[in-house]
RNA sequence: CGCUUAUCUAGACCGGCUGAGGGAAGGGCCCUUUGAAGCCGGGGCAACCACCGCAUACCACGCGGCACGGUGCCAACUCCUGCGGUUGCUGUGCGUCCCUGUGGGCGCCGGUGCAUCCGACAGAUAAGCC
Numbered sequence: 001c002g003c004u005u006a007u008c009u010a011g012a013c014c015g016g017c018u019g020a021g022g023g024a025a026g027g028g029c030c031c032u033u034u035g036a037a038g039c040c041g042g043g044g045c046a047a048c049c050a051c052c053g054c055a056u057a058c059c060a061c062g063c064g065g066c067a068c069g070g071u072g073c074c075a076a077c078u079c080c081u082g083c084g085g086u087u088g089c090u091g092u093g094c095g096u097c098c099c100u101g102u103g104g105g106c107g108c109c110g111g112u113g114c115a116u117c118c119g120a121c122a123g124a125u126a127a128g129c130c
Base pairs, nucleotide, nucleotide: 002129003128004127005126006125007124008123013042014041015040016039017038021031022030023029026081027080028079043074044073045072048070049069051065052064053063054062078122083119084118085117087115088114089113091109093108094107095106096105097104098103
């Protein structure tokens, strides 16, 4: 680098050095000289692995504990979205009914825009494999 599995609407900063970018990528929209990203010191969040307990003949799964250890993380839902689909609103259409009003109801149907939900793709993190 790649493959597999799981999770991703919660949570978490203060200084020093430095000096213009950063939020993966296209489009948006944000953060940033009231100091970005990076490096250093200290702090914190969090239960993926590990460890301990319950359970079990044992293991796995599950539940609980634990931040000492291995990572990780500390703006915004993975910041939103782009690809596919559901539903709703949105009407220049067609048919039909009532009324005789440049009106209203029902059914069918294609498009546009907006919104909601679901899935995929991609990404991040962990563990395992190669």
SAM riboswitch aptamer (S box leader) from an uncultured Pseudomonadota bacterium, 130 nucleotides, folded computationally. The model forms 97% of the base pairs in the Rfam consensus. The prediction has a mean pLDDT of 80. Rfam family: SAM riboswitch aptamer (S box leader). Its family is annotated with regulation of gene expression in the Gene Ontology. The sequence was found by an Rfam model in a public genome assembly.